About this RNA
This is a predicted structure of a 76-nucleotide RNA (c-di-GMP-I riboswitch aptamer) from a Myxococcales bacterium. The organism belongs to Myxococcales, within Bacteria. It was read from a public genome assembly, where an Rfam model found it.
RNA sequence: ACCUCGAAACGGCAAACCCCGAGCGAUCGGGGGACGCAAAGCCCACGGGACUCACUGAGUCGGCCGGGUUUCCGAA
Numbered sequence: 001a002c003c004u005c006g007a008a009a010c011g012g013c014a015a016a017c018c019c020c021g022a023g024c025g026a027u028c029g030g031g032g033g034a035c036g037c038a039a040a041g042c043c044c045a046c047g048g049g050a051c052u053c054a055c056u057g058a059g060u061c062g063g064c065c066g067g068g069u070u071u072c073c074g075a076a
Base pairs, nucleotide, nucleotide: 005074006073012037013036017032018031019030020029021028022027035063041069042068043067046066047065048064049061050060051059052058053057
């Protein structure tokens, strides 16, 4: 240095809910707010699952699981 791992430290993100806006909707963006999170950063043009609809097709969820990829720190 790298892999595994996750003590400490510097920090980071932001559930529910409320307000404003967009959408038929699932949901999304901004502000407030913190349930939690070692990737709760990103990818649905990798697989599964759930959800929505103007439904045999189209869409949503990465904080549903697996997977891929990038990344801060360095005790046991």